[in-house]
RNA sequence: CGAGUCGGCCAGACGACCGCGUCGGACUUCGGGUCCGCCGAGGAAAGUCCGGGCUCCAUAGGACACGGUGGUGGCUAACAGCCACCCGGGGUGACCCGCGGGACAGUGCCACAGAAAACAAACCGCCCGAAAGGGUAAGGGUGAAAAGGUGGAGUAAGAGCCCACCGCACGGCAGGUGACUGUCGUGGCACGGUAAACCCCACCGGGAGCAAGACCAAGCAGCACCUGGGCUGUCCGUCCAUAGGGUGCGGGUAGGUUGCUAGAGGACGCCAGCAAUGGCGCCCCGAGAGGGAUGGUCGUCCGCCGCCGCGAGGCGGUGACAGAACCCGGCUUAUCGGCCGGCUCGUUCC
Numbered sequence: 001c002g003a004g005u006c007g008g009c010c011a012g013a014c015g016a017c018c019g020c021g022u023c024g025g026a027c028u029u030c031g032g033g034u035c036c037g038c039c040g041a042g043g044a045a046a047g048u049c050c051g052g053g054c055u056c057c058a059u060a061g062g063a064c065a066c067g068g069u070g071g072u073g074g075c076u077a078a079c080a081g082c083c084a085c086c087c088g089g090g091g092u093g094a095c096c097c098g099c100g101g102g103a104c105a106g107u108g109c110c111a112c113a114g115a116a117a118a119c120a121a122a123c124c125g126c127c128c129g130a131a132a133g134g135g136u137a138a139g140g141g142u143g144a145a146a147a148g149g150u151g152g153a154g155u156a157a158g159a160g161c162c163c164a165c166c167g168c169a170c171g172g173c174a175g176g177u178g179a180c181u182g183u184c185g186u187g188g189c190a191c192g193g194u195a196a197a198c199c200c201c202a203c204c205g206g207g208a209g210c211a212a213g214a215c216c217a218a219g220c221a222g223c224a225c226c227u228g229g230g231c232u233g234u235c236c237g238u239c240c241a242u243a244g245g246g247u248g249c250g251g252g253u254a255g256g257u258u259g260c261u262a263g264a265g266g267a268c269g270c271c272a273g274c275a276a277u278g279g280c281g282c283c284c285c286g287a288g289a290g291g292g293a294u295g296g297u298c299g300u301c302c303g304c305c306g307c308c309g310c311g312a313g314g315c316g317g318u319g320a321c322a323g324a325a326c327c328c329g330g331c332u333u334a335u336c337g338g339c340c341g342g343c344u345c346g347u348u349c350c
Base pairs, nucleotide, nucleotide: 001346002345003344004343005342006341007340008339009338010337012301013300014299015298016297017296018295020040021039023037024036025035026034027033028032042321046332047331049330050329051328052327053326054209055208056207057206066205067204068203069202070201071085072084073083074082075081086100087098088097089096090095101200102199106198107197108194109193110192123140124139125136126135127134128133148166149165150164151163152162167189168187169186170185171184172183173182174181175180213258214257215256216255222249223248224247225246226245227244228240229239230238231237265284266283268281269280270279271278272277302319303318304317305316306315307314308313
């Protein structure tokens, strides 16, 4: 310099004007309005796919059922997440990919083709035989998959029938917390695949969700008590009316308040650790609406693209994806353009 790989970060800047929302203040003709001031989206706020906090409901214990997870070790509040490692696959390499427990517990399934898809079988072929029949699993052919592979010895022809190597199974030893690895020995090999098929094993799992929940509480209806009007100014009495009025009560609708945003929070430094992560110190943190605001115009600059120009430059276009609604940790998906760092391969020069 070229090609590549992994990780982190930014998400146009500043100003002016207009506009929107909560909050605070002032004024006001006060369920409202005007003015002033502060503040006002994200890396994914998204999908709502996992996991937790919080809240209410349910719940003696155990078992069954159902659902989820699935190499090993660690991290974490937890996880289907993350880190490290193992095994398998890809790449010259950095690195990337893997839904990665169990197929002698049992059951099922394996299209088409093919003789045969699993208690093996025999279409062609080869061998024995006059034939009938028998031997063979080597060769051909089918298929996603055909009962270890290559070579040799052997045989009528053949075959782990026998031998060497590779593979496989079992055992010992060594290393590792472990998945697993290395090595030595033994055994001719011990009956294909499929568990995001039923199933088995281990572990995990109550349900619903901020429209959760809590508090205050009009009106109407309900319950209890008191009260009324005429004769009559008052009391008694009597008649009328159970209509109206008043007080209290509990439940609770509308409505209001709360939950509500400082938290498993972030930056930096030191320490422990390969790392994820944890500990300590110090500093920082002004969305919180409720029909739901967070927008636009112009100017200068910046980035990118196109055109023109030998050039300095000029003109035009453009700046993505998207967008809070209880909060947090992840995953996944969308995304213009750009910056920084680690590492790898190739080439050249010193």